[in-house]
């Protein structure tokens, strides 16, 4: 240094708080028992139980998702094994780990070129031009046609890489190893890896968390799901019995006259204003509320014993370990553990200096003071990802 598991304050006294059960109280309520938060109860981000709604079956198709192989599992995107690649001296840790020879699309900046290949700088200039020279060449000389892509530069990425040959210079142009790419052959279920044989027209840069293309998976909504009950002097619907005066115009609504009741006002009589409901039955829905769903489960155990490298699985014993619901589950006090800072020389062990006494440093005892984390169940499992003071244990 690297996995890997596991605790996450302990005893004790007093005061509160919730469910249950029992006993008591007419009742409010009271006693006594018992149980009372996590590893993450968080974040809801993936699986599934359970309820409710849709649907006749499959199949397509759309749309979301997953992605090496096998095995686990209710099921997963979880988990264990194993193969591939990258990192690391090593234990080990990281991978969105199917297809880039189905098409399309994109590769910003820089840079001569970003996929068609292509030449800024360079290197050559064999051969063909010119020049120079010569009796004719030869040998020089430019760098004009051209050729090259070694080397330098740009980039994330320029069409294998290292050596020798070779060539005007180059260059898989020829050879030898590696790389690579297709066929046989052996191992393994499988991914996949060995070993051969050919292949230098080596055969196609990258990106698919860009479209897409294979393969497999997926019906929506959540415990505010959903199921009962349900107060009226609120409010809808049906029945039944009683009641809606008299007339003109109007088709009707409505509007006028008379008559009737009410009230102001001592009364005739004026003025206002009001005349279509009401009573028994029944029947649905339905707020605020109450009850359920609610906790015994894919539960739990450092139990044993078996399978299995493992995650797991299967048998036997044993245990019940919250159900709240304006929603408990805290609080103080004493000893004790941790951890941090500082006092004493009163004490202990070591070193050092010193004849010694004694003086200093560490490390412990003693003592004063602060502090012990993240963080709160809300229908219930399986995961995975965040927070977490400190602490123990195993293995490499």
């Nucleotide at each position: 240094g690297g996995g890997a598991g596991c605790c996450g304050g302990g005893c004790a006294g007093c005061c509160g708080c919730g469910u249950c059960a029992u006993c008591u109280g007419c009742a409010a309520g009271g006693a006594u028992g018992u149980c009372g938060a996590g590893g993450a109860a968080a974040g809801u981000c993936c699986g599934g139980g359970c309820u409710c709604c849709a649907c006749g079956a499959a199949a397509c198709a759309a749309g979301g998702g997953u992605g090496g192989c096998g095995g686990g599992u209710a099921a997963c995107g979880c988990c264990c094994g194993c193969c591939g690649u990258g990192g690391g001296c090593a234990a080990c840790c990281g991978c969105a780990g199917g297809g880039a020879a189905a098409g399309u699309g994109c590769c910003a900046c820089a840079g001569a070129g970003a996929g068609c290949a292509a030449a800024c700088c360079g290197c050559c200039g064999a051969u063909g031009g010119c020049c120079c020279g010569u009796c004719a060449a030869a040998a020089g000389g430019c760098a004009c046609a051209g050729g090259c892509a070694a080397g330098g530069g740009u980039g994330a990425a320029a069409g294998g890489g290292u050596g020798c040959g070779g060539c005007a210079a180059g260059a898989g142009c020829g050879c030898a190893c590696c790389g690579g790419g297709g066929g046989g052959c052996c191992g393994g279920u499988a991914a996949c890896g060995g070993u051969u044989c050919c292949c230098g027209u080596c055969a196609u840069g990258g990106c698919a968390a860009a479209c897409c293309c294979c393969a497999c998976c997926c019906g929506g909504a959540g415990c505010a799901a959903g199921a009962c009950c349900g107060c009226a002097u609120a409010g809808g619907g049906g029945u039944c019995u009683c009641g809606c005066g008299c007339u003109u115009c109007g088709c009707a609504a409505g509007a006028g006259g008379c008559a009737g009741g009410a009230g102001c006002g001592u009364u005739u009589c004026g003025c206002u204003c009001c005349g279509a409901g009401a009573g028994a039955c029944c029947c649905g829905g339905g707020u605020u509320g109450g009850u359920u769903g609610c906790u015994u489960g894919a539960g739990c155990g450092c139990a044993c014993g078996g399978a299995g490298c493992a995650a797991u699985c299967c048998g036997u014993c044993g245990c019940c370990g919250a159900g709240a619901u304006g929603a408990a589950u805290g609080g103080c006090u004493g000893c004790c553990c941790c951890c941090g800072c500082g006092g004493c020389g009163c004490u202990g062990a070591u070193g050092u200096g010193u004849c010694a006494g004694c003086a200093u440093a560490u490390c412990g005892g003693c003592u004063g003071c602060g502090g012990g984390a993240c963080a709160g169940a809300a229908c219930c499992c399986g995961g995975c990802u965040u927070a977490c003071a400190g602490g123990c244990u195993c293995c490499c």

Bacterial RNase P class A from a soil metagenome, 396 nucleotides, folded computationally.
Its Rfam family is "Bacterial RNase P class A". Rfam's curators write: Ribonuclease P (RNase P) is a ubiquitous endoribonuclease, found in archaea, bacteria and eukarya as well as chloroplasts and mitochondria. It is annotated as a ribozyme.
The prediction has a mean pLDDT of 75.
The sequence is in RNAcentral, with records from MGnify.